RNA sequence: AGCGGGAUGGGGCAGCCAGGAGUGCCCGUCGGGCUCAUAACCCGAAGGUCGAAGGUUCAAAUCCUUCUCCCGCUA
Numbered sequence: 001a002g003c004g005g006g007a008u009g010g011g012g013c014a015g016c017c018a019g020g021a022g023u024g025c026c027c028g029u030c031g032g033g034c035u036c037a038u039a040a041c042c043c044g045a046a047g048g049u050c051g052a053a054g055g056u057u058c059a060a061a062u063c064c065u066u067c068u069c070c071c072g073c074u075a
Base pairs, nucleotide, nucleotide: 001074002073003072004071005070006069007068010027011026012025013024014023020058029045030044031043032042033041051067052066053065054064055063
């Protein structure tokens, strides 16, 4: 320098191809239940500028452009 993959609640992922409510899963946190008590188990809740900026659109995590960072391959 070129190519491929990735960045989404505190942590790990799915969702993107084919635009329509921050939609869902596991763990964690908080509250409640259960228990003599803790763990486990059950119920509920909070927590997301979806890497950054711009564009398209009535509407963008999703489509387009540029950039940043991480991993790998080639030279």
The RNA shown here (transfer RNA) has 75 nucleotides and comes from archaeon GW2011_AR10.
Rfam family: tRNA. The family's RNA type in Rfam is transfer RNA. Its family is annotated with triplet codon-amino acid adaptor activity in the Gene Ontology.
RNAcentral holds the sequence, with entries from ENA.
The same sequence occurs in records of 2 taxa.